[in-house]
């Protein structure tokens, strides 16, 4: 020192699935349509998170393992928000040149 790799950070980009139904509380209304919010019950969804296997991998008694699976979490009209991961960029670091 150019790439490489961890972690951190900033910026972009980032799916999927119910505008469900019922009371029950607010707002609105002359009344109602209408909105809001949390519960309750059905239907889904996988890419925070968590769990299970398992290709493979190790220091091989034993562990590490996914975008698979599972859906306890969370999510499911649009926004807002999360977001796995990708790609730029900064910083401290770890290996080889």
């Nucleotide at each position: 020192u150019a790439g490489g790799u961890g972690c951190a950070u900033g910026c972009g980009g980032g799916a999927g699935a119910g505008u469900g139904u019922g009371a029950c509380g607010g707002c609105g209304u002359a009344a109602a349509g209408g909105c809001c919010g949390g519960c309750a019950c059905c239907g889904c969804c996988g890419a925070a998170g968590g769990a299970g296997c398992a290709a493979c991998c190790g220091c091989c008694c034993c562990g590490g393992a996914a975008u698979c699976u599972c859906u306890c979490a969370g999510g499911c009209a649009a926004a807002c928000g999360g977001g796995a991961c990708c790609g730029c960029g900064u910083g401290c670091g770890c290996a080889c040149g």
Predicted 3D model of a 97-nucleotide RNA (Glycine riboswitch aptamer) from Stakelama tenebrarum.
NCBI's taxonomy places the organism under Bacteria, Pseudomonadati, Sphingomonadales, Sphingomonadaceae, Stakelama.
Of the family's consensus pairs, 90% are formed in the model.
The coordinates come from a structure-prediction model, not an experiment, and the mean pLDDT is 82.